RNA sequence: GGGUUAUGGCGCAGUUGGUAGCGCGUUUGACUGGCAGUCAAAAGGUCACGAGUUCGAAUCUCGUUAGCUCC
Numbered sequence: 001g002g003g004u005u006a007u008g009g010c011g012c013a014g015u016u017g018g019u020a021g022c023g024c025g026u027u028u029g030a031c032u033g034g035c036a037g038u039c040a041a042a043a044g045g046u047c048a049c050g051a052g053u054u055c056g057a058a059u060c061u062c063g064u065u066a067g068c069u070c071c
Stems, first nucleotide, its partner, number of pairs: 001070006009024004018055001026042006048064005
């Protein structure tokens, strides 16, 4: 210098720009004598950071930081 990745506690989706979701985990409740388990509900995200474009950005553009990789 080139490429790639960064999204709840963890692992990951999110196609063409239109109010961000899944699994596990956590909390509460019900069932059970209890643990475990099942079912129902809830909490938890300024989408790595900053700026730009746009009516509207996780998504497009530029810069920065960090990891991985190639030269």
Model confidence (mean pLDDT): 81 of 100. Predicted 3D model of a 71-nucleotide RNA (transfer RNA) from a mouse gut metagenome. The sequence is in RNAcentral, with records from MGnify. Rfam family: tRNA. It is annotated as a transfer RNA.